Predicted 3D model of a 106-nucleotide RNA (SAM riboswitch aptamer (S box leader)) from a Dehalococcoidia bacterium. Of the family's consensus pairs, 93% are formed in the model. Taxonomically the source falls in Dehalococcoidia (Bacteria, Bacillati, Chloroflexota). The coordinates come from a structure-prediction model, not an experiment, and the mean pLDDT is 81.
RNA sequence: CAGCUAUCGAGAGUUGCGGUUAGGGAACUGGCCCGUAGAUCCGCACAGCAACCUUUAAGUCUUUCUUAAAGGUGCUAAAGCCAGCCCGAAAGGGAAGCGAUAGGUC
Numbered sequence: 001c002a003g004c005u006a007u008c009g010a011g012a013g014u015u016g017c018g019g020u021u022a023g024g025g026a027a028c029u030g031g032c033c034c035g036u037a038g039a040u041c042c043g044c045a046c047a048g049c050a051a052c053c054u055u056u057a058a059g060u061c062u063u064u065c066u067u068a069a070a071g072g073u074g075c076u077a078a079a080g081c082c083a084g085c086c087c088g089a090a091a092g093g094g095a096a097g098c099g100a101u102a103g104g105u106c
Stems, first nucleotide, its partner, number of pairs: 002105001004103005013046001015045005023034003028084004047076003052072008080098001086094002
């Protein structure tokens, strides 16, 4: 990179410091929002959230599940910000595609 499985309407930083400099919110289109009072991005520190995986301990109707702690990623504006393709009279309706995260395979 590719492919498989699961999740994506919840939650948690408008934190501080240094750097960069005009864009950014995954792609395209239309909106809307954030941004020179420095967003986004990169690095460091501290704080937190919690789906997946690992370890330990306790409980457990012992297939197993639950709770707690620690660790490995990850994440911490707005529903994956809203809508746009297909189904539906419509719906915090459904399906698909794309994307993100995790765990295997290769």